[in-house]
RNA sequence: GCAGCCGCUCAGGCGAUCGCUCGGCGCCUCGAGCGCCGGGAGGAAAGUCCGGGCUCCGCAGGGCAAGAUGCCGGGUAACGCCCGGUGAGGGUGACCUCGAGGAAAGUGCCACAGAAAACGACGAAACCGCCGGCGCGACGCGUGCGUCCCGCCGGUAAGGGUGAAACGGUGGAGUAAGAGCCCACCGCGCGGCCGGUAACGGUCGCGGCACGGCAAACCCCAUCUGGAGCAAGGCCAUGUAGAGGGGCGUUCGAGGGCUGCCCGCCCGAGCCCCUGGGUAGGCCGCACGAGGCGCGCGGUGACGCGCGUCCCAGAGGAAUGACCGCCGUGCACGGAGGAGCAAUCCUCCGUGCAUCACAGAACCCGGCUUACGGGCGACUGCGACC
Numbered sequence: 001g002c003a004g005c006c007g008c009u010c011a012g013g014c015g016a017u018c019g020c021u022c023g024g025c026g027c028c029u030c031g032a033g034c035g036c037c038g039g040g041a042g043g044a045a046a047g048u049c050c051g052g053g054c055u056c057c058g059c060a061g062g063g064c065a066a067g068a069u070g071c072c073g074g075g076u077a078a079c080g081c082c083c084g085g086u087g088a089g090g091g092u093g094a095c096c097u098c099g100a101g102g103a104a105a106g107u108g109c110c111a112c113a114g115a116a117a118a119c120g121a122c123g124a125a126a127c128c129g130c131c132g133g134c135g136c137g138a139c140g141c142g143u144g145c146g147u148c149c150c151g152c153c154g155g156u157a158a159g160g161g162u163g164a165a166a167c168g169g170u171g172g173a174g175u176a177a178g179a180g181c182c183c184a185c186c187g188c189g190c191g192g193c194c195g196g197u198a199a200c201g202g203u204c205g206c207g208g209c210a211c212g213g214c215a216a217a218c219c220c221c222a223u224c225u226g227g228a229g230c231a232a233g234g235c236c237a238u239g240u241a242g243a244g245g246g247g248c249g250u251u252c253g254a255g256g257g258c259u260g261c262c263c264g265c266c267c268g269a270g271c272c273c274c275u276g277g278g279u280a281g282g283c284c285g286c287a288c289g290a291g292g293c294g295c296g297c298g299g300u301g302a303c304g305c306g307c308g309u310c311c312c313a314g315a316g317g318a319a320u321g322a323c324c325g326c327c328g329u330g331c332a333c334g335g336a337g338g339a340g341c342a343a344u345c346c347u348c349c350g351u352g353c354a355u356c357a358c359a360g361a362a363c364c365c366g367g368c369u370u371a372c373g374g375g376c377g378a379c380u381g382c383g384a385c386c
Stems, first nucleotide, its partner, number of pairs: 001382004006377005012327004017322002020040008042358001046369002049367005054229004061263004066225005071085005086100001087098004101220002106218002108214003127160002129156007137148005168186005188207008233284004243275006255267003291310008328355012
């Protein structure tokens, strides 16, 4: 200097003019008025994917169903989130990712290709091939040997092919040729010891040398889950038609409650359907919070504790805007200087444009995911120079 990877941070400031909105105080002609003071979109406000707070449903009771999570240990109000660790995978590396319980409870799938795809088989299967025996023929020769072709029988799974995957891998010894047949190491199974809270790791020994994959397939196991949701839910006012018809029922219980089903329990004198009519207004919920910031302590960390300080939107079809000046910042162009071998970088000046990207609360909070402009720092790799 280039590239990569991880973390943090900003998203303009000051002033003036006009305009909007909320809160507080005052005035008043009581009007949507006037004046003063203070406040007024985000790191994602987005997606609506998780978890809750809150509200309502008397039983939020039991069981089944359904759904979610899935290594270990922590954090948290809680979580499917976050932190740390273990194991596995990717990368030269910094680092990143994980679908991480169970295949010996059972069921299912593995197309095509291939000889063969899962217990049929520890004695399987044989496309090309390798070896041996027999037979026919050919050739050569030292006349019973060798080589070659074909057929049959037997042995074989080392080599090659097919495939995502083929009945352990590499090397050696052995064999007619081969094979865990035997040996070493790896791997697999079992056991002991050591370390660790644990997941797990290390080491030693024994062993038959052999018992595919997929559970983000159904399933099994462990843990968790009442439902609906601010259009939740309350209060006030207004208004019509307290209308017409039908069905069921009043303790032998219509109807209702509880995601779906069943059981149980409870409320209950009205309920349901059709026709027709009226209303859609105002107020609350509505922001003091699992709150923000600063400092200290503990902890590897997520985070916790203590002290101090602050109040930082609340609309109601939806406010926070427009313009000007200065500063800052960004982009582009031009010029000057400096560093350097170079590539390139830094500083200053001038001009122009812009306030730049992604994008706007609507009950609130903790997360995750997605979109995106500028700046800073640590680490890793590569190159050049000293």